[in-house]
Molecule: transfer RNA
Organism: Candidatus Moraniibacteriota bacterium
RNA sequence: GGACUGGUAGCUCAGUUGGUUAGAGCGUCCGCCUGUCACGCGGAAGGUCGCGAGUUCGAGUCUCGUCCAGUCCG
Repeated sequence: GGACUGGUAGCUCAGUUGGUUAGAGCGUCCGCCUGUCACGCGGAAGGUCGCGAGUUCGAGUCUCGUCCAGUCCG
């Protein structure tokens, strides 16, 4: 330098052919339970989906550029 894969909540990840509210588990906080803690149960907060642009009525999803990580080729 070239090809490919990935980047979504604090962490690990899902997200169907582009569609009607962006989710799960763990963690954090609050409440219930308990003599206390833990476990268990209920609830809440937390995201401009790496960044920028384009296509579209509509983009996490498609296209282009760019950054980062990994694998392979030279």